[in-house]
Context: one part of a larger RNA
Formats: sequence, C1' cells, structure tokens
RNA sequence: CUGGGCGUAAAGAGGGCGUAGGCGGCCUGUCAAGUCGAGUGUAAAAUCUCCCCGCUCAACGGGGAGGGAUCAUUCGAUACUGUUGGGCUAGAGGGCAGCAGAGGGAGGUGGAAUUCCCGGUGUAGUGGUGAAAUGCGUAGAUAUCGGGAGGAACACCAGUGGCGAAGGCGGCCUCCUGGGCUGUACCUGACGCUGAGGCCCAAAGGCGUGGGGAGCAAACAGGAUUAGAUACCCUGGUAGUCCUAGCUGUAAACGAUGUCAACUAGGCGUAGGAGGUCAUUGACCCCUUCUGUGCUGUAGCCAACGCAUUAAGUACCCCGCCUGGGGACUACGGCCGCAAGGCUAAAACUC
Repeated sequence: CUGGGCGUAAAGAGGGCGUAGGCGGCCUGUCAAGUCGAGUGUAAAAUCUCCCCGCUCAACGGGGAGGGAUCAUUCGAUACUGUUGGGCUAGAGGGCAGCAGAGGGAGGUGGAAUUCCCGGUGUAGUGGUGAAAUGCGUAGAUAUCGGGAGGAACACCAGUGGCGAAGGCGGCCUCCUGGGCUGUACCUGACGCUGAGGCCCAAAGGCGUGGGGAGCAAACAGGAUUAGAUACCCUGGUAGUCCUAGCUGUAAACGAUGUCAACUAGGCGUAGGAGGUCAUUGACCCCUUCUGUGCUGUAGCCAACGCAUUAAGUACCCCGCCUGGGGACUACGGCCGCAAGGCUAAAACUC
C1' cells in the first nucleotide's frame, strides 16, 4: 500500500453550518499536465540470477552474462481526466401565485384542578394500606358552601396526525421570525455534493447569580414489611423541578441504520397540495400526479432475525468509525470547565 467490515456480533460522530481537501451535468474549441505510443540517453555500489577464480570451506574479493522497468529528454496521439475559452438547461438557486403545520423568540390572556388563608354550615373522626401504623383532628379536622392568594401544567380535540437538522415542540390571542410543500417554467447558468480542522445548536441532571416555590420530589426523618430491609408500600419532606442572564456538553442523544443524488414489482392506509372525469354551480365519490408518514410484500440482500422505492437491494462520491475479552468510556500527559467532570487516550498484567 492492497484486501474485510460498521441495524442486533467490535464499529455511523447527538445534530447542523462550513474552511482546506476529495469528487463533480450536457455540447464544443484550445493546450497537452495526467494518460498512451515511438526514438535516444542513463542503468552507482551492494543485493538478485547464472558461471568462473583464489584463500581447506564459507564470509569476503575479483570477472562475466541477461533483460528492460523506473528516470531524463525529443517527437507524436488527444478518447478519457485536467487547463483555458464559448454555449446549454435536466443539477442547484431565484421570481411569481397558492397551501398546511405543537417550527423558533417575545408579550398578553383564560378556565379546570391541587395547596394554602378567611368566613358560613356541621361533628367525630379523617387519611392511608394487602392489612396497618406513623400523620392530621374537639385549639373543631375530613365533608360542604362562599370569598381570596399563589405557582405550575394545559383535560377533551389527539391521530403508527403535524412541524423541526437533531435535542425537541401541545390552552387561546397578538407581534417578530426560520424552514417545507404544490403550481408555473419567467430569471441566473453547474453557481453542485461531501466535508479533516473550526464554529454553532444540543433532553434530563448538575453548577454559580438574583428571584419564585402550588403540586411533585433525590437526600433525609418517621411508620410498616422482613431473618435483616440503609429498598419495594405509607406519612412527611429539603435541594431540584419554574423564571432570569450565564456555565456544563453528556444520553439506550436509537431507526442502536452518516450525508447527497440515481436506478430497481406491487397492494392497502394516512397527512398536505395540484390536475382531471361526471355535473348548471359547488361538494362527495372516482382517476392521475407531487411531497411526507405507516403497514404488507416480489426480486435481491442477510449468519439468522429481518430489510425490502423511507433498503439492510444495485452501483458511485465524500466523511466518520472497527480490528479478541478483561485491565479501560481507566492511568499519565494535553486541551476545556467555577466545580462536578468532559474530550483525546495507553501499558504492564491476565484469560
């Protein structure tokens, strides 16, 4: 260097943007760097192959033969790659007209419920469990009615429904704002794909600041259970959960399946569009088509399970990653972090 792999055996980076680099649509001219052909030149020594000579042999030393690669240079070829020029529109982007959506940010607002406070009625229980007890209650609880406070979450609608790159997003209204889809084919004319580093985003938990605190609830306390019970069950309960401007940067961050585009039987649903048939209009139904999302299934693939136009099929480009188990998502070092810790990442030894 080549060869094998990555859904579940080791292996797809949590996600995106993008630098260098790699790769790149159709037609045509140019050059001739890659590529190909021919000629010429060079062929260090050692080594290699064959043979010979001499030291006992070998090593070593000496001599000879063969061939052309590579390299250099000259001339030539121009299909492909490349350079440079011109053109194109199928990739990509834009315009115009529509569409759906829990996409993001900010502000406002609503009702139900829980808890607490005040007042009325009312009296002995209540709560909880498998059964209990701790707890609460004659200082009047639970229950019930009226009033008030405060925080958090938004029942029904709700759907293998929708949106988002991922994390994720759900009451209602307003403002700001990103993306997508459909139709048209008006514009640009390859402007593209991927992406080492880099930068940004990133659930929960955690950290520090200032608030907030209804419910829930690590820790903790008590009651039970039990041989024990540092648990499961019960009564309480603090961080936290919420807001603020920051930090942390992890996850079974999962489809355990990297991104982009192409090709390869169908069938049945579902979401958002567009066109058509029938029709007086409109709607339903039906047909066609685009995009997303599911189920099933052929070829093919697979160790099997299964995947199967949303591929794990067929072939290509680029990136990441794997190389027996343990030691070890570790040590040391480096970088990052307030810390917790994160990223990178061995070896001895052992099976």

A computed fold for a 351-nucleotide part of an RNA from Promineifilaceae bacterium (SeqCode), annotated as small-subunit ribosomal RNA, central domain.